[in-house]
Molecule: transfer RNA
Organism: marine sediment metagenome
RNA sequence: GCCUUGGUGGCUUAGUGGUAGAGCACUUGCUUGGUAAGCAAGAGGUCGCGAGUUCAACUCUCGCCCGAGGCU
Numbered sequence: 001g002c003c004u005u006g007g008u009g010g011c012u013u014a015g016u017g018g019u020a021g022a023g024c025a026c027u028u029g030c031u032u033g034g035u036a037a038g039c040a041a042g043a044g045g046u047c048g049c050g051a052g053u054u055c056a057a058c059u060c061u062c063g064c065c066c067g068a069g070g071c072u
Base pairs, nucleotide, nucleotide: 001071002070003069004068005067006066007065010024011023012022013021018055026042027041028040029039030038048064049063050062051061052060
C1' cells in the first nucleotide's frame, strides 16, 4: 500500500430502507425479621466521524478514524 471484517446504553450483543431491541449491570417498589433470589416498573443510545442517495438511512454509496485478520 491492497483485501476482508467489525464499531449500536456501563459491558456483551440483535437489528440489511419505515418508532433502536434483548441479556447482564444500575435505580425504585413489592416480597423477607434482614440479605440474597424472585416479581413489577424505570432511567440510560446524537447507532465511530463527515458527506451523498432517498419522502424516509443503524441499514445503501463515498471519504476519514479506530480494532481484528490476511496479502505484498